[in-house]
C1' cells in the first nucleotide's frame, strides 16, 4: 500500500434499569450487552431528532396585555447516519 471469515493481546457498548444535568432533544456516571475494525477524535458538507428563545397564526367579542393551541426556525444535539478531515492496535499479503 490493499484486504480482514488464522490467531493473539486487548477495546468500545445498543435497547434496557438506577441516579444526575437538561425546556427538549441529548447528555453524564454506574450496571448491562444488541453489535463494531476505527462504535477513537472532529458538527466541515448532506441527513435526521428537539424547539427554550424569536417571528408568524387560531381562539378566549374588539384594542392592549394575558393563557392556550398549531406551525416556522439552531444559536441545541446526534460522530453507533452517509461523506470529508485527523489519529491508531494487531496478525497477514504485496
Nucleotide at each position: 500500500c490493499u484486504a480482514g471469515a488464522u490467531a493473539a493481546a486487548g477495546g468500545c457498548a445498543a435497547a434496557c434499569c438506577a441516579c444526575c444535568c437538561g425546556a427538549a432533544a441529548g447528555g453524564g456516571u454506574g450496571g448491562g450487552a444488541c453489535g463494531c475494525a476505527a462504535a477513537g477524535c472532529c458538527a466541515c458538507c448532506g441527513g435526521c431528532c428537539u424547539a427554550a428563545g424569536u417571528g408568524c397564526u387560531u381562539a378566549a367579542a374588539u384594542a392592549u396585555g394575558u393563557u392556550a393551541g398549531g406551525g416556522a426556525u439552531a444559536u441545541g444535539g446526534c460522530a453507533g447516519c452517509g461523506g470529508a478531515g485527523u489519529u491508531g492496535c494487531c496478525g497477514a499479503g504485496c
About this RNA:
Predicted 3D model of a 94-nucleotide RNA (c-di-GMP-I-GGC riboswitch aptamer) from a Desulfobacterales bacterium. NCBI's taxonomy places the organism under Bacteria, Pseudomonadati, Thermodesulfobacteriota, Desulfobacteria, Desulfobacterales.